[in-house]
Predicted 3D model of a 106-nucleotide RNA (SAM riboswitch aptamer (S box leader)) from Marinifilum sp. The organism belongs to Marinifilum, within Bacteria. Its Rfam family is "SAM riboswitch aptamer (S box leader)". Rfam links the family to the GO term regulation of gene expression. It was read from a public genome assembly, where an Rfam model found it.
RNA sequence: GGUUUAUAAAGAAGAGGCGAGAGAACAGGCUCAAAAACCCUCUGGCAACCCCAAAGUAUAACUUUGGAAGGUGCCAAAACCUGACCCUUAAAGGGGAUUAUAAAUU
Numbered sequence: 001g002g003u004u005u006a007u008a009a010a011g012a013a014g015a016g017g018c019g020a021g022a023g024a025a026c027a028g029g030c031u032c033a034a035a036a037a038c039c040c041u042c043u044g045g046c047a048a049c050c051c052c053a054a055a056g057u058a059u060a061a062c063u064u065u066g067g068a069a070g071g072u073g074c075c076a077a078a079a080c081c082u083g084a085c086c087c088u089u090a091a092a093g094g095g096g097a098u099u100a101u102a103a104a105u106u
Base pairs, nucleotide, nucleotide: 001106002105003104004103005102006101007100008099013043014042015041016040017039021032022031023030026083027082028081029080044075045074046073049071050070051067052066053065054064055063056062057061079098085095086094087093088092
């Protein structure tokens, strides 16, 4: 990198460094940013995918409840919004695609 499954409107920031763009890509919008964003480091935190414990039954497993030491992840805005796909008469909504993350596998 490919594949499969699950999740993505909840939640969680301070300090130091750097110094100009950043919010995945394309288009449109909107927002953040020299009162220093993005990114990096440290510390702190959130969550509960892996994990740990207990209970249950439909027992190669699954569900529920609790936990947070460890492996990841995350800590502006819905994955910032919409479109480049489809469906529902409209408002609006649903599904899909893409992306991200986890776990498994190749």